[in-house]
Source information:
The RNA shown here (transfer RNA) has 72 nucleotides and comes from a Coriobacteriia bacterium.
RNA sequence: GGGCCAUUAACUCAGCGGGAGAGUGCAUCCUUCACACGGAUGAAGUCACUGGUUCAAAUCCAGUAUGGCCCA
Numbered sequence: 001g002g003g004c005c006a007u008u009a010a011c012u013c014a015g016c017g018g019g020a021g022a023g024u025g026c027a028u029c030c031u032u033c034a035c036a037c038g039g040a041u042g043a044a045g046u047c048a049c050u051g052g053u054u055c056a057a058a059u060c061c062a063g064u065a066u067g068g069c070c071c072a
Stems, first nucleotide, its partner, number of pairs: 001071007010024004018055001026042005048064005
């Protein structure tokens, strides 16, 4: 330098045109002498960024950024 893949909650990930979600973690309450486990409720998101297409974009297209793999 070229090619491919990934980027969504604190972490690990699903979702791939029309409602933003799961597990873990976190907070409060219940349970316990206390802790752990368990149960209930809840908070937490510029869907990496910019632009484009569309009635509508996390999702499609282009570019940029970051990370990974391969080639030279």

Rfam family: tRNA. The sequence was found in a public genome assembly. The coordinates come from a structure-prediction model, not an experiment, and the mean pLDDT is 84.